[in-house]
This is a predicted structure of a 92-nucleotide RNA (Glycine riboswitch aptamer) from Oceanobacillus saliphilus. The model forms 86% of the base pairs in the Rfam consensus. The organism belongs to Oceanobacillus, within Bacteria. The coordinates come from a structure-prediction model, not an experiment, and the mean pLDDT is 82.
RNA sequence: AAGACUGCUGUGGGAGAGAACGUAAUACGUCACCGAAGGGGCAAAUCUUAUUUAAAGAUGAAUCUCUCAGGUAAAAAGACCAUUGCAGGACG
Numbered sequence: 001a002a003g004a005c006u007g008c009u010g011u012g013g014g015a016g017a018g019a020a021c022g023u024a025a026u027a028c029g030u031c032a033c034c035g036a037a038g039g040g041g042c043a044a045a046u047c048u049u050a051u052u053u054a055a056a057g058a059u060g061a062a063u064c065u066c067u068c069a070g071g072u073a074a075a076a077a078g079a080c081c082a083u084u085g086c087a088g089g090a091c092g
Base pairs, nucleotide, nucleotide: 005088006087007086008085010083011082012081013080018031020030021029022028032072033071034070038068039066040065041064045059046058047057048056049055
């Protein structure tokens, strides 16, 4: 259960930061920035070892943090929200 919720898909909304400089160039290089694709890190807590003083290790979230990646006119992308369809069905 006239479907909470989950996954995929279509549609709509969707922030931030140099239309930087060099070079013939969307590539490469230099400096300055952003965080909402992705990715890394961490609290409480729990567990294990150990227990004399004390400690050690594992698991462990994000819109926090890092800025590897990505991005800094438009376009594209875009976490997240809403909603269509499909599948699942109480896992909430």